[in-house]
Molecule: transfer RNA
Organism: Candidatus Kaiserbacteria bacterium RIFOXYB1_FULL_46_14
RNA sequence: CGGAGUGUGGCGCAGUCUGGUAGCGCGGCACGUUAGGGACGUGUGGGUCGCGGGUUCAAAUCCCGCCACUCCGA
Numbered sequence: 001c002g003g004a005g006u007g008u009g010g011c012g013c014a015g016u017c018u019g020g021u022a023g024c025g026c027g028g029c030a031c032g033u034u035a036g037g038g039a040c041g042u043g044u045g046g047g048u049c050g051c052g053g054g055u056u057c058a059a060a061u062c063c064c065g066c067c068a069c070u071c072c073g074a
Stems, first nucleotide, its partner, number of pairs: 001073007010026004020057001028044005050066005
C1' cells in the first nucleotide's frame, strides 16, 4: 500500500440479507425466601447500535467517507 472480516447496555452475543417500538443470556440493583450466605422466585435500572455525512415518512439495517482491532497478500 491492496483485499476481507469485526465494532450493538458492565461482559458474551442476536437482530442487518427482506428498513417499521433495540432484544437474549450472564452480571448489577430492590424485594421475598434463609439464623446468615448461596441457590431459587418476583420486580427493576442501564444503549441515542465505532465516528461523520447522505437517501427515506422512517436507518443498527441501504449508500459514501473516516477510525480502531483481527486475518490474508505485497